[in-house]
This record gives sequence, structure tokens and C1' cells, in this order.
RNA sequence: CCUGAAAAGGGCAAACCUAUCGCGAGGUAGGGGCGCAAAGCCGCGGGCCUCAGAGAUCGUAGUGAGGCAGCCGGGUUACCAGGC
Repeated sequence: CCUGAAAAGGGCAAACCUAUCGCGAGGUAGGGGCGCAAAGCCGCGGGCCUCAGAGAUCGUAGUGAGGCAGCCGGGUUACCAGGC
């Protein structure tokens, strides 16, 4: 530097349930375990989702504020094994 078939020490934890925070998307903690070789960390690019707002209403686009890192890409750090 490349790879993740098998293995060791192990790690993380979807749905769902409970508590709690949030208008919401969702977050946190406990249980749980579908899966995961970065399912560690960073909203940087794209994407998806939520809320808000002016006009009589509706829709679309755009705007603002947020969410998702287990949607993809990017950045960054790292365990084990194998290969060079």
C1' cells in the first nucleotide's frame, strides 16, 4: 500500500418495546438483534425527510431553520488476519 474468504480478542446495533427530550423529521438511555470490516468521527457534495413563511385558496419551485453518517460519494482516524 492492497484485500476482507476463514479465524481470535472483541466492537457496533435495524425493526420492535419502555422511559425521556423535540411542533416534527428525529435525538438520548435501557431492553432487543436485523445486520455491519469502519454500522468510528465530520452535514463537505448529492439525495431523502421535517418544520416555518408572503399573497384569498391549492399546487409546484425557490428560500430559511433543522434531521438522517445503517442512502451514495468525499475527508479523517483505527483493531485483527492475509498478500505485496